The RNA shown here (Bacterial RNase P class A) has 324 nucleotides and comes from a soil metagenome. The model forms 92% of the base pairs in the Rfam consensus.
RNA backbone atom coordinates (compact mmCIF):
# COMPACT_ATOMS: atom_id res chain seq x y z
C1' N A 1 0.00 0.00 0.00
C1' N A 2 -4.74 -3.12 -2.51
C1' N A 3 -8.26 -6.54 -1.36
C1' N A 4 -11.54 -9.93 0.87
C1' N A 5 -13.55 -12.45 5.49
C1' N A 6 -16.59 -11.49 10.23
C1' N A 7 -16.51 -18.67 13.63
C1' N A 8 -18.17 -23.30 11.34
C1' N A 9 -21.34 -28.06 11.72
C1' N A 10 -25.57 -30.94 13.87
C1' N A 11 -29.86 -31.07 17.31
C1' N A 12 -33.38 -29.07 20.30
C1' N A 13 -36.50 -24.59 22.34
C1' N A 14 -37.96 -20.00 20.79
C1' N A 15 -39.32 -14.95 17.26
C1' N A 16 -41.06 -12.18 12.89
C1' N A 17 -43.47 -12.66 7.25
C1' N A 18 -45.77 -15.30 3.13
C1' N A 19 -48.18 -19.51 1.10
C1' N A 20 -50.91 -24.64 2.67
C1' N A 21 -53.90 -27.00 5.32
C1' N A 22 -62.01 -25.52 4.67
C1' N A 23 -60.83 -21.68 10.25
C1' N A 24 -56.72 -22.14 13.80
C1' N A 25 -53.09 -19.22 18.66
C1' N A 26 -51.64 -25.99 16.25
C1' N A 27 -49.19 -28.56 12.29
C1' N A 28 -46.41 -28.45 7.51
C1' N A 29 -43.28 -25.46 3.66
C1' N A 30 -40.00 -21.23 2.60
C1' N A 31 -38.05 -16.99 3.65
C1' N A 32 -35.64 -13.32 7.33
C1' N A 33 -30.27 -7.48 8.67
C1' N A 34 -24.59 -5.23 7.72
C1' N A 35 -20.14 -4.06 6.09
C1' N A 36 -20.99 -0.88 7.95
C1' N A 37 -27.58 -1.98 8.73
C1' N A 38 -24.73 3.80 11.96
C1' N A 39 -24.24 9.55 11.64
C1' N A 40 -28.07 11.79 8.84
C1' N A 41 -22.89 14.86 6.09
C1' N A 42 -23.37 14.70 0.51
C1' N A 43 -25.71 13.35 -4.37
C1' N A 44 -30.21 11.64 -7.23
C1' N A 45 -34.97 8.81 -6.96
C1' N A 46 -39.91 9.17 -5.39
C1' N A 47 -44.11 13.04 -3.55
C1' N A 48 -46.25 17.27 -2.54
C1' N A 49 -46.61 22.91 -2.91
C1' N A 50 -44.83 27.09 -5.64
C1' N A 51 -43.57 28.47 -10.11
C1' N A 52 -44.56 32.48 -17.98
C1' N A 53 -39.19 33.64 -19.06
C1' N A 54 -34.90 35.60 -17.88
C1' N A 55 -31.54 37.42 -13.89
C1' N A 56 -29.99 39.26 -9.54
C1' N A 57 -29.20 37.81 -4.18
C1' N A 58 -28.21 33.93 -0.59
C1' N A 59 -25.36 29.45 -0.07
C1' N A 60 -22.23 25.57 -2.22
C1' N A 61 -18.39 23.92 -5.44
C1' N A 62 -13.01 25.20 -7.67
C1' N A 63 -5.68 21.74 -10.76
C1' N A 64 -6.44 18.71 -15.19
C1' N A 65 -8.73 14.85 -18.08
C1' N A 66 -12.26 10.86 -17.69
C1' N A 67 -16.61 7.82 -14.99
C1' N A 68 -21.54 8.73 -13.37
C1' N A 69 -28.93 9.45 -13.49
C1' N A 70 -26.23 13.01 -9.69
C1' N A 71 -22.22 14.70 -6.70
C1' N A 72 -18.58 17.81 -2.69
C1' N A 73 -18.02 10.71 -4.80
C1' N A 74 -14.40 7.23 -7.94
C1' N A 75 -10.35 6.68 -11.48
C1' N A 76 -5.63 8.61 -13.81
C1' N A 77 -2.55 12.28 -14.21
C1' N A 78 0.07 17.69 -12.78
C1' N A 79 1.82 21.01 -9.62
C1' N A 80 3.46 21.80 -4.13
C1' N A 81 5.49 19.70 0.13
C1' N A 82 7.75 15.39 2.91
C1' N A 83 10.48 10.15 2.87
C1' N A 84 17.10 6.59 1.02
C1' N A 85 12.40 4.17 -1.30
C1' N A 86 7.94 1.73 -2.09
C1' N A 87 4.48 5.43 -1.02
C1' N A 88 2.21 9.29 1.68
C1' N A 89 -0.18 14.37 2.80
C1' N A 90 -2.56 18.76 0.02
C1' N A 91 -10.61 23.06 2.23
C1' N A 92 -5.03 23.10 -4.94
C1' N A 93 -9.17 28.91 -9.24
C1' N A 94 -7.37 34.74 -8.66
C1' N A 95 -3.01 38.77 -4.20
C1' N A 96 1.19 41.80 -11.59
C1' N A 97 -8.44 44.97 -10.42
C1' N A 98 -9.69 47.62 -5.58
C1' N A 99 -10.35 47.10 0.10
C1' N A 100 -8.76 44.78 4.16
C1' N A 101 -5.26 42.01 7.81
C1' N A 102 -0.58 40.43 10.16
C1' N A 103 -0.54 39.42 17.68
C1' N A 104 4.14 39.16 20.25
C1' N A 105 9.15 40.58 19.21
C1' N A 106 11.41 43.76 16.24
C1' N A 107 15.26 49.52 14.56
C1' N A 108 11.44 48.55 10.16
C1' N A 109 5.93 44.59 8.60
C1' N A 110 4.85 47.10 2.55
C1' N A 111 7.11 50.28 -2.95
C1' N A 112 10.13 49.11 4.41
C1' N A 113 13.80 49.95 7.54
C1' N A 114 19.13 51.25 10.85
C1' N A 115 19.71 48.55 16.61
C1' N A 116 24.58 46.26 16.98
C1' N A 117 27.91 46.82 13.44
C1' N A 118 30.68 48.48 8.61
C1' N A 119 32.37 53.21 6.49
C1' N A 120 33.39 58.45 6.83
C1' N A 121 35.65 59.20 0.22
C1' N A 122 33.06 64.04 0.55
C1' N A 123 31.96 68.26 4.55
C1' N A 124 33.37 69.38 9.68
C1' N A 125 35.85 69.67 14.09
C1' N A 126 40.81 69.13 16.77
C1' N A 127 45.77 68.33 16.77
C1' N A 128 50.68 68.11 14.08
C1' N A 129 53.77 69.18 9.47
C1' N A 130 54.85 72.31 5.57
C1' N A 131 54.39 77.47 3.66
C1' N A 132 53.51 82.23 4.41
C1' N A 133 53.93 86.48 7.13
C1' N A 134 52.25 91.74 10.28
C1' N A 135 55.15 86.22 14.90
C1' N A 136 50.29 84.18 16.10
C1' N A 137 47.75 83.64 13.23
C1' N A 138 45.79 81.02 8.90
C1' N A 139 44.11 81.62 1.92
C1' N A 140 46.33 76.53 1.01
C1' N A 141 48.59 71.36 0.90
C1' N A 142 50.10 67.21 3.70
C1' N A 143 49.54 63.37 7.47
C1' N A 144 47.09 61.76 11.99
C1' N A 145 42.58 61.77 15.10
C1' N A 146 37.21 62.13 16.15
C1' N A 147 32.99 60.06 14.65
C1' N A 148 29.48 65.59 13.88
C1' N A 149 26.74 65.78 9.52
C1' N A 150 26.56 61.71 6.89
C1' N A 151 27.06 57.12 3.61
C1' N A 152 25.98 51.13 3.84
C1' N A 153 22.70 47.08 3.81
C1' N A 154 27.37 42.80 3.37
C1' N A 155 27.58 40.39 8.53
C1' N A 156 24.70 40.25 13.82
C1' N A 157 20.44 40.26 16.12
C1' N A 158 13.91 40.19 15.96
C1' N A 159 9.98 37.58 13.28
C1' N A 160 5.62 33.00 10.45
C1' N A 161 7.61 36.14 7.21
C1' N A 162 12.71 41.14 6.57
C1' N A 163 12.44 43.07 -0.90
C1' N A 164 16.72 35.67 -4.89
C1' N A 165 21.30 32.46 -4.35
C1' N A 166 27.04 31.30 -4.82
C1' N A 167 31.46 33.73 -5.82
C1' N A 168 34.25 37.27 -8.46
C1' N A 169 35.02 42.22 -9.72
C1' N A 170 34.03 47.02 -7.29
C1' N A 171 34.25 50.45 -3.48
C1' N A 172 35.92 54.69 1.87
C1' N A 173 32.65 50.84 3.33
C1' N A 174 28.76 48.35 0.45
C1' N A 175 25.04 47.07 -2.64
C1' N A 176 22.33 43.64 -9.52
C1' N A 177 26.48 48.64 -9.01
C1' N A 178 29.08 45.36 -13.05
C1' N A 179 29.78 40.39 -14.75
C1' N A 180 29.95 34.59 -14.55
C1' N A 181 26.74 30.72 -12.88
C1' N A 182 22.06 28.89 -10.15
C1' N A 183 17.13 30.56 -9.55
C1' N A 184 12.69 33.98 -11.63
C1' N A 185 9.81 36.61 -15.02
C1' N A 186 8.00 37.47 -20.13
C1' N A 187 7.49 35.98 -25.19
C1' N A 188 8.63 32.37 -28.90
C1' N A 189 10.09 27.41 -30.24
C1' N A 190 8.92 21.94 -28.74
C1' N A 191 5.94 17.95 -26.06
C1' N A 192 1.59 16.47 -24.51
C1' N A 193 -5.89 16.19 -25.09
C1' N A 194 -5.21 18.99 -21.17
C1' N A 195 -3.13 21.10 -16.36
C1' N A 196 1.63 21.23 -17.22
C1' N A 197 7.16 20.25 -18.52
C1' N A 198 11.56 21.16 -21.66
C1' N A 199 20.48 21.14 -20.49
C1' N A 200 16.05 24.90 -26.42
C1' N A 201 16.36 30.11 -28.41
C1' N A 202 15.35 35.59 -27.22
C1' N A 203 14.35 39.31 -23.91
C1' N A 204 14.93 41.63 -18.78
C1' N A 205 18.45 42.70 -13.02
C1' N A 206 14.65 41.40 -10.72
C1' N A 207 9.67 45.02 -10.74
C1' N A 208 5.32 41.01 -8.77
C1' N A 209 6.46 39.26 -0.42
C1' N A 210 1.77 36.38 2.98
C1' N A 211 -3.28 35.78 4.08
C1' N A 212 -9.16 35.18 -0.58
C1' N A 213 -11.73 28.94 5.44
C1' N A 214 -10.96 37.85 4.83
C1' N A 215 -14.38 41.76 2.04
C1' N A 216 -14.10 40.88 -3.21
C1' N A 217 -13.27 39.09 -8.64
C1' N A 218 -13.70 34.87 -12.29
C1' N A 219 -16.24 29.81 -13.98
C1' N A 220 -20.09 26.58 -12.73
C1' N A 221 -24.30 24.45 -9.49
C1' N A 222 -29.09 25.63 -7.12
C1' N A 223 -37.23 26.78 -6.07
C1' N A 224 -39.31 24.77 -0.94
C1' N A 225 -40.25 20.72 1.78
C1' N A 226 -38.94 15.04 3.14
C1' N A 227 -42.41 8.21 3.31
C1' N A 228 -44.74 12.31 10.17
C1' N A 229 -43.72 13.61 1.78
C1' N A 230 -48.56 11.91 -0.48
C1' N A 231 -53.04 9.17 -2.47
C1' N A 232 -57.61 5.88 -1.28
C1' N A 233 -61.26 3.68 2.38
C1' N A 234 -64.07 5.74 6.14
C1' N A 235 -66.86 4.76 12.22
C1' N A 236 -69.08 8.25 16.12
C1' N A 237 -70.53 13.50 17.63
C1' N A 238 -71.75 17.77 14.50
C1' N A 239 -74.04 20.30 9.17
C1' N A 240 -76.88 20.24 4.12
C1' N A 241 -80.96 18.32 1.24
C1' N A 242 -86.00 15.19 0.64
C1' N A 243 -89.56 12.14 2.57
C1' N A 244 -93.00 11.79 7.48
C1' N A 245 -97.92 12.22 13.09
C1' N A 246 -102.68 13.40 6.23
C1' N A 247 -98.67 7.59 9.71
C1' N A 248 -92.90 7.52 7.10
C1' N A 249 -89.54 2.92 9.17
C1' N A 250 -90.57 -1.29 11.36
C1' N A 251 -93.57 -6.31 11.98
C1' N A 252 -89.33 -11.87 6.34
C1' N A 253 -92.86 -10.96 -0.48
C1' N A 254 -98.77 -9.20 -0.50
C1' N A 255 -103.35 -8.00 1.94
C1' N A 256 -105.24 -6.73 6.72
C1' N A 257 -104.04 -5.66 11.48
C1' N A 258 -100.04 -3.63 14.55
C1' N A 259 -96.52 -0.31 16.56
C1' N A 260 -95.64 5.32 16.39
C1' N A 261 -90.62 9.02 15.09
C1' N A 262 -88.07 8.87 12.83
C1' N A 263 -86.62 7.22 7.86
C1' N A 264 -83.39 8.16 2.63
C1' N A 265 -79.52 10.58 0.73
C1' N A 266 -75.05 13.99 0.58
C1' N A 267 -70.57 16.45 1.09
C1' N A 268 -65.82 17.21 4.02
C1' N A 269 -63.26 14.72 7.03
C1' N A 270 -61.57 13.02 12.75
C1' N A 271 -60.43 8.36 15.12
C1' N A 272 -59.27 4.19 12.57
C1' N A 273 -57.91 0.99 8.59
C1' N A 274 -55.12 0.22 3.67
C1' N A 275 -51.41 1.65 0.26
C1' N A 276 -46.78 4.04 -0.71
C1' N A 277 -43.88 -0.48 1.06
C1' N A 278 -39.46 -3.51 -1.52
C1' N A 279 -37.77 -12.36 -3.06
C1' N A 280 -36.14 -10.01 5.48
C1' N A 281 -39.90 -5.85 6.39
C1' N A 282 -43.80 -4.14 10.76
C1' N A 283 -50.08 -0.60 14.59
C1' N A 284 -43.00 1.26 18.33
C1' N A 285 -40.38 -2.33 15.23
C1' N A 286 -39.23 -10.05 14.61
C1' N A 287 -33.80 -13.02 13.46
C1' N A 288 -32.17 -14.52 20.14
C1' N A 289 -31.10 -19.08 23.59
C1' N A 290 -29.28 -24.25 24.92
C1' N A 291 -26.10 -28.65 24.04
C1' N A 292 -22.29 -31.19 21.45
C1' N A 293 -17.68 -31.62 18.55
C1' N A 294 -14.03 -28.58 15.61
C1' N A 295 -10.85 -24.13 15.53
C1' N A 296 -6.87 -19.55 15.06
C1' N A 297 -12.15 -19.12 20.93
C1' N A 298 -14.79 -15.21 17.54
C1' N A 299 -14.75 -7.52 17.13
C1' N A 300 -17.91 -3.21 15.79
C1' N A 301 -22.91 -3.27 15.59
C1' N A 302 -29.70 -3.98 14.22
C1' N A 303 -33.14 -2.26 8.83
C1' N A 304 -37.78 1.65 8.84
C1' N A 305 -39.64 4.93 1.52
C1' N A 306 -35.47 3.34 -1.63
C1' N A 307 -30.75 3.62 -4.14
C1' N A 308 -25.06 6.05 -5.10
C1' N A 309 -21.32 7.63 -1.87
C1' N A 310 -18.26 10.11 2.17
C1' N A 311 -17.28 9.55 7.22
C1' N A 312 -16.97 7.68 11.82
C1' N A 313 -16.44 1.96 14.63
C1' N A 314 -14.28 -2.75 14.49
C1' N A 315 -10.95 -8.85 17.81
C1' N A 316 -8.91 -12.16 14.82
C1' N A 317 -7.87 -14.29 10.26
C1' N A 318 -6.53 -14.86 4.96
C1' N A 319 -4.91 -12.94 -0.26
C1' N A 320 -1.86 -10.09 -3.52
C1' N A 321 1.52 -6.57 -5.24
C1' N A 322 6.16 -3.01 -4.10
C1' N A 323 9.95 -0.87 -1.27
C1' N A 324 14.62 -0.94 2.17
RNA sequence: GAGCUAGGCAGCCGCGGAGGUGGAUGCCUUCGAGGAAAGUCCGGACACCACAGAGCACGGCGGUGGGUAACGCCCACCCGGGGAAACCCGCGGGAAAGUGCAACAGAGAGCAGACCGCCGAUGGCGCGGCCACACGUGAGCCGCGCACAGGCAAGGGUGAAAGGGUGCGGUAAGAGCGCACCGGCGCCGCGGUGACGCAGGCGCGCAAGGCAAACCCCGCCCGGUGCAAGGCCAAGCAGGACCGCUGACCCGGCUCGGCGAGGUCCAGGUAGGCCGCAUAGAUAGAUGGCUGCCCACGACAGGAUCCGGCUUACAGGCUCACUG